[in-house]
Context: one part of a larger RNA
RNA sequence: AAUCAACGCUGGCGGCGUGCCUCAGACAUGCAAGUCGAACGAUUAAACUUUCCUUCGGGGAAGAUAUAAAGUGGCGCACGGGUGAGUAACACGUAGGUAAUGUACCUUUGGGUGGGGAAUAACAAUCGGAAACGAUUGCUAAUACCGCAUAAUGCAGCGGCAUCGCAAGAUGACAGUUGUUAAAGAUUUAUCGCCUGAAGAGCAGCCUGCGGCAGAUUAGCUAGUUGGUAAGGUAAUGGCUUACCAAGGCUACGAUCUGUAACCGACCUGAGAGGGUGGUCGGUCACACUGACACUGAAUAACGGGUCAGACUCCUACGGGAGGCAGCAGUCGGGAAUUUUGGGCAAUGGGCGAAAGCCUGACCCAGCAACGCCGCGUGAAGGACGAAGUCUUUCGGGAUGUAAACUUCGCAAGAAUAGGAAGAAUAAAUGACGGUACUAUUUGUAAGGUCCGGCUAACUACGUGCCAGCAGCCGCGGUAAUACGUAGGGACCAAGCGUUGUUC
Numbered sequence: 001a002a003u004c005a006a007c008g009c010u011g012g013c014g015g016c017g018u019g020c021c022u023c024a025g026a027c028a029u030g031c032a033a034g035u036c037g038a039a040c041g042a043u044u045a046a047a048c049u050u051u052c053c054u055u056c057g058g059g060g061a062a063g064a065u066a067u068a069a070a071g072u073g074g075c076g077c078a079c080g081g082g083u084g085a086g087u088a089a090c091a092c093g094u095a096g097g098u099a100a101u102g103u104a105c106c107u108u109u110g111g112g113u114g115g116g117g118a119a120u121a122a123c124a125a126u127c128g129g130a131a132a133c134g135a136u137u138g139c140u141a142a143u144a145c146c147g148c149a150u151a152a153u154g155c156a157g158c159g160g161c162a163u164c165g166c167a168a169g170a171u172g173a174c175a176g177u178u179g180u181u182a183a184a185g186a187u188u189u190a191u192c193g194c195c196u197g198a199a200g201a202g203c204a205g206c207c208u209g210c211g212g213c214a215g216a217u218u219a220g221c222u223a224g225u226u227g228g229u230a231a232g233g234u235a236a237u238g239g240c241u242u243a244c245c246a247a248g249g250c251u252a253c254g255a256u257c258u259g260u261a262a263c264c265g266a267c268c269u270g271a272g273a274g275g276g277u278g279g280u281c282g283g284u285c286a287c288a289c290u291g292a293c294a295c296u297g298a299a300u301a302a303c304g305g306g307u308c309a310g311a312c313u314c315c316u317a318c319g320g321g322a323g324g325c326a327g328c329a330g331u332c333g334g335g336a337a338u339u340u341u342g343g344g345c346a347a348u349g350g351g352c353g354a355a356a357g358c359c360u361g362a363c364c365c366a367g368c369a370a371c372g373c374c375g376c377g378u379g380a381a382g383g384a385c386g387a388a389g390u391c392u393u394u395c396g397g398g399a400u401g402u403a404a405a406c407u408u409c410g411c412a413a414g415a416a417u418a419g420g421a422a423g424a425a426u427a428a429a430u431g432a433c434g435g436u437a438c439u440a441u442u443u444g445u446a447a448g449g450u451c452c453g454g455c456u457a458a459c460u461a462c463g464u465g466c467c468a469g470c471a472g473c474c475g476c477g478g479u480a481a482u483a484c485g486u487a488g489g490g491a492c493c494a495a496g497c498g499u500u501g502u503u504c
Stems, first nucleotide, its partner, number of pairs: 001503003005500005012376006018369002020334001025332003029329003034075003039072002048063006082287003092211007101204003106200008114148001116146002123138006154180005159174001161172004185192002213259003220250003225247008262284004266277004289310005312323004340366001342365003348362001349360004379409004389400004414443006423433001448493005453474003459488005469476002
C1' cells in the first nucleotide's frame, strides 16, 4: 500500500459498488421455460344475433365471435442463471491447420410445392390399482405418419482432359453417361410456411507448434501399449474399435508416480524487473445427490428430460411409489464471518407467436450490512492581559483558551405544507423504481477512536512498588515510572479509529 475480510469501541447523511472465502453438507415452502387456435380434432360459461316456447320470472335450438383446463403437432427447453468438485490435460492462452468436417433459426439466390393411403391420442365404454399410474375395445383430425409421380449444378457409379498441390487430393470445363432421392398446408388473400440446390454470416467439432506448479526421501514407465494392413464406426481424421502382422513408444531437456490446482483477460504490490492472487465484471472449460447409459434433436451423453445401480429423505392399504436449490429468496448445520421466503416486466435482452400478447428470480429496482471507495455535514466571522470549573505550581503564577459566554451571519439530514421530473424508443398509449430525485416556505438535529520511552508526531501530576500490569522490536515496573493504572494536557486520523489474519 492492498483486502469478498473478521473482532473491539464508536456511529449523522448521500452516491456508486460489494456481500457463504468454511460443508460440491442436508433441504420445508413459493417462484425460476414456455409459447402457438393463423397446424389439428374435440370443447365449457357469459355476452351478441336469429328463431321457438312462456306461468312474462325465464327456458330451448341455431349461428357467428370469443375461449378455461387437457390432448395431437410445431418451435424453444443445448440459451439464459449457478458452482469450481474433478482436471497438470490440446483444459486454458496464443499462433496456425482442416485438401479430414457439421450447422436449426438468420441473410442472398436458383428450381419445385402433383396425386393418394393407413393409423393414433384426445373422447366414449368396460376393467385393474391405496396411490403413482395402467389395460382392453370402439371412434376421429392434422403442417403427425407412409407409399406413388416428377427432379438437379444433390448423392452414388463409370470414362478420360486441363490447371494447381510434396502428396492423399482440390478446382474447372466435358451442355458425357447410368442409377437413385422430395414436399404441407394455413389465412383476415396482404402474406406466412413446406421441399430441394448454391452462397454467406455467425456458431461448433477435430488436429498441431509454443507457453504457464511442487517433489528424485518418486527412476524407470507402457500391452491397444507404438506402428502397419484391412474392416467397422463417426459430420469428420485417428487404436476411436476389431482382426491380423511387426516390436515398438516415452524417459535426467525429468517419463512414471505423489501432492496441489479450474485456465485467461485481469487484480494487488513494486521505480522497474519481479513477487502474489484469479472474488465481483468479460472469455473458455468442467460439473448438476454419486456412478454408468442411451433416447430425442441441427446440436446434449441434457441442472429444474429419461433408464439402471447406489446412498439418503418422504408417502404407503406393505403389493408398490415419489424426490434431487452448485437457479432466486429462505431453513438447519458448519463457521471468526456473508443479506429479503420484497416490487416489476417500465427499460435492456431472450423464447414462442402473423400480431395482439404470454412467459422470463435473466434483468431493472427496492430492502439489510460503515463491508469498501468517493462526496458532504456536525458551523463561520468577531469576541478578555483572558469569566467560572478543572489540572498544575517555586503559591507569584501557569495551562485548558478565542475555547466558552455574547454579537452578526448561515443551515447536511429529518418533519410539515406546496410543486415535481428525465429514464418512453411513439402518431397516440405504456414507469416497477416513486410522489423517489429535485425545488420553495416553516421548523430543525449530529464525534469518536487510538496513541504520547526510542523507532514515531505528542508530557506533567497522583496511585502502584519486579506487585498489578505493558510490549510490534529494543525493553519498562524492586518508593521521585514522560513505558503499568487514573487525571489534566497534547499528537494523529476522523464517521470512523484501532487490533488480528493474508499478500507485495
Small-subunit ribosomal RNA, 5' domain from an uncultured bacterium, 504 nucleotides, folded computationally. Rfam family: Bacterial small subunit ribosomal RNA. Rfam links the family to the GO terms structural constituent of ribosome and ribosome.